[in-house]
Context: one part of a larger RNA
RNA sequence: GCCUACGAGUUACCGUUUCCAGCAAGGUUAAGCAGUUCAGCUGUGGAGCCGUAGCGAAAGCGAGUCUUAAUAGGGCGAUUUAAGUUGGUAAUGGUAGACGCGAAACCGUGUGAUCUACCCUUGGGCAGGUUGAAGCUGUGGUAACACAUAGUGGAGGACCGAACCCGUUGACGUUGAAAAGUCUUGGGAUGACCUGAGGGUAGGGGUGAAAGGCCAAUCAAACUCGGAAAUAGCUCGUACUCCCCGAAAUGCAUUUAGGUGCAGCGGUAUAAUAGUUUUAUAGAGGUAGAGCUACUGAUUGGAUGCGGGGGCUUCACCGCCUACCAAUUCCUGACAAACUCCGAAUGCUAUAAAAUGUUUUAUAUCAGUGAGGGCAUGGGUGCUAAGGUCCGUGUCCGAGAGGGAAAGAACCCAGACCAUCAGCUAAGGUCCCCAAAUAUAUGUUAAGUUGAAGAAACGCGGUUGGACUGCCCAGACAGCUAGGAUGUUGGCUUGGAAGCAGCCAUUCAUUUAAAGAGUGCGUAACAGCUCACUAGUCGAGCGGUCCGGCAUGGAUAAUAAUCGGGCAUAAACAUAUUACCGAAGCUAUGGAUUUCAUAUUUAGAUAUGGAGUGGUAGGGGAGCAUUGUAACAGAGAUGAAGGUGUACUGCGAGGUAUGCUGGAUUGGUUACAAAAGAAAAUGUAGGC
Numbered sequence: 001g002c003c004u005a006c007g008a009g010u011u012a013c014c015g016u017u018u019c020c021a022g023c024a025a026g027g028u029u030a031a032g033c034a035g036u037u038c039a040g041c042u043g044u045g046g047a048g049c050c051g052u053a054g055c056g057a058a059a060g061c062g063a064g065u066c067u068u069a070a071u072a073g074g075g076c077g078a079u080u081u082a083a084g085u086u087g088g089u090a091a092u093g094g095u096a097g098a099c100g101c102g103a104a105a106c107c108g109u110g111u112g113a114u115c116u117a118c119c120c121u122u123g124g125g126c127a128g129g130u131u132g133a134a135g136c137u138g139u140g141g142u143a144a145c146a147c148a149u150a151g152u153g154g155a156g157g158a159c160c161g162a163a164c165c166c167g168u169u170g171a172c173g174u175u176g177a178a179a180a181g182u183c184u185u186g187g188g189a190u191g192a193c194c195u196g197a198g199g200g201u202a203g204g205g206g207u208g209a210a211a212g213g214c215c216a217a218u219c220a221a222a223c224u225c226g227g228a229a230a231u232a233g234c235u236c237g238u239a240c241u242c243c244c245c246g247a248a249a250u251g252c253a254u255u256u257a258g259g260u261g262c263a264g265c266g267g268u269a270u271a272a273u274a275g276u277u278u279u280a281u282a283g284a285g286g287u288a289g290a291g292c293u294a295c296u297g298a299u300u301g302g303a304u305g306c307g308g309g310g311g312c313u314u315c316a317c318c319g320c321c322u323a324c325c326a327a328u329u330c331c332u333g334a335c336a337a338a339c340u341c342c343g344a345a346u347g348c349u350a351u352a353a354a355a356u357g358u359u360u361u362a363u364a365u366c367a368g369u370g371a372g373g374g375c376a377u378g379g380g381u382g383c384u385a386a387g388g389u390c391c392g393u394g395u396c397c398g399a400g401a402g403g404g405a406a407a408g409a410a411c412c413c414a415g416a417c418c419a420u421c422a423g424c425u426a427a428g429g430u431c432c433c434c435a436a437a438u439a440u441a442u443g444u445u446a447a448g449u450u451g452a453a454g455a456a457a458c459g460c461g462g463u464u465g466g467a468c469u470g471c472c473c474a475g476a477c478a479g480c481u482a483g484g485a486u487g488u489u490g491g492c493u494u495g496g497a498a499g500c501a502g503c504c505a506u507u508c509a510u511u512u513a514a515a516g517a518g519u520g521c522g523u524a525a526c527a528g529c530u531c532a533c534u535a536g537u538c539g540a541g542c543g544g545u546c547c548g549g550c551a552u553g554g555a556u557a558a559u560a561a562u563c564g565g566g567c568a569u570a571a572a573c574a575u576a577u578u579a580c581c582g583a584a585g586c587u588a589u590g591g592a593u594u595u596c597a598u599a600u601u602u603a604g605a606u607a608u609g610g611a612g613u614g615g616u617a618g619g620g621g622a623g624c625a626u627u628g629u630a631a632c633a634g635a636g637a638u639g640a641a642g643g644u645g646u647a648c649u650g651c652g653a654g655g656u657a658u659g660c661u662g663g664a665u666u667g668g669u670u671a672c673a674a675a676a677g678a679a680a681a682u683g684u685a686g687g688c
Stems, first nucleotide, its partner, number of pairs: 001688006011096007019088005026050003032044004054061002064076004099237002102234001106227003110223002117201009126191001128160003131156001135152006164188003170183003203219001205215003240623006250263005264369002266366007274359001275356009289342001290340002296336002301331003307325002309322004372397010402413003417591004422587003428581003431566003437578001439577006450568002458553002462550010479537005485510003490504003516531001520529002592613009624677001626674007634666002642661008
């Protein structure tokens, strides 16, 4: 892991409600007793309980009573009359282990020191080698000691190193040879040493050279049995079918926040008569917007300049001045969630009419939910950050399948009763993958831009469209040819300044077709080359400004890229048009089922028509199967149950017939009762 078997809302009592039955202003017996055909039977038993009357804390009074001084007022009742009670049944609540399994723990009685910690008693063990303390002796030495030296001696938690004890390093081992080892290397090895045997200390206790270590492979409180089915607001699991309806993730409170109570939202039953939408009319309100010389506050520029600062003047006062600050007022511009002289749209309330037809409300009972999420929109918070967070409104996912968006919970389309090798469409598409246009018409783009994620300021004689405007056959624009002069080197300045370093200006005048006291390059200064301007040549358009479309640069992310891909110059983009494809949408045909209405009908049911039949938590309804009991009528060696195939049948759980196997029991109908349905619980046991 698989297979088989087992495995979870039960039972008792007491309430509440539904349905059924008996009796009914009443209903009912309990224990006990008696009888008997001995069965959960018959009779008896009225104690007790519930109801028929309430009010008061109570005494108590009573259709009233309590409060009170009260006959007042008020509270709760009666009066309209009013239905209960006993039993069964189903659902649910309470008390019990109470749907099942699951702690870590707590308490009590005992058992453990054959492991290990420490202690007591009594024994045992430590190859070999090295070092050479004190003391002593001799000699030297001293006044005597001291001291020196040579021997002797054999001390030490001394040294090296086996046994023995330990476990430092590395490798292996890691379903091991081993639930702690092997190999290598290493530490101690006469000591606080190692070790045998016997004995002692016991669980909030021991023992501990102290690591919370050890106390029998178990230790921040051992093990065993018991209290005990401890408790678990937690996790997991909870078993057949079909049909109807169908949520919530919110508010308030909570030693409360992943729990619970009440309300909200769902189901079922009953009763009532609402509810919703549109239109019209009448209202309340201070949002969006707007406005501010209408307040409060904030505020741009200008005018005026109260007052102040600074300066001048003066013995002082007065006075004068100002590129300063600046009140009030005037003109002008503009701001506000906690500003408003104003002020919508929606939404809300009421009334009337129409449409719709239970969608609404109440009561009773049974729930679940009380972690929500995305998107759109009005806001707060944050960085007008977040797949952020907190509210309001709507929608979808949650609990929703189908088509589209390559792929995707919530984006777009659309709400799946079943069947069909029928049709029409939605979003989205129609070159191929891939169903349908290589459609039509007119443009744009040249960047593979683009082809369903994606970018700015700024730049660009890319290209294209529009508007306005200037010049132009009396010849424009561009090119080419020629001219571009004179007073004069204008004056000043300067070493120089001659159109062209700089300054000045009635930058003037003359000749001209035209030519600046000079547009740029250039020289030390001149010179030189140009330009403006003019003529000729050429022969038809040439410039400027603004607003659009599509392109273009700006454009940088980590493994190799890509529109989903192939690829495409349209199969891209824009506008318009016509076909077609395309879903579980709609239609068609057949069928099932729920509910309402009508008709038929004894109950039951049938027919026609209308509206329905996605669904988690959850509620309700109808059934199938298993085991047993009772009654009734059955089957079976001419083959029961069981096993294994086939066919038929029922929406389904299932059922029926039959072949083979098997070899003795067993099914049907009705009613009742349950040890009554397994795929999951790291489920339990067995097998493989």

Model confidence (mean pLDDT): 84 of 100. Predicted 3D model of a 688-nucleotide part of an RNA (large-subunit ribosomal RNA, domain II) from Salegentibacter sp. BDJ18. Lineage of the source: Bacteria > Bacteroidota > Flavobacteriia > Flavobacteriaceae > Salegentibacter. The RNAcentral record of the full RNA draws on ENA. Rfam family: Bacterial large subunit ribosomal RNA.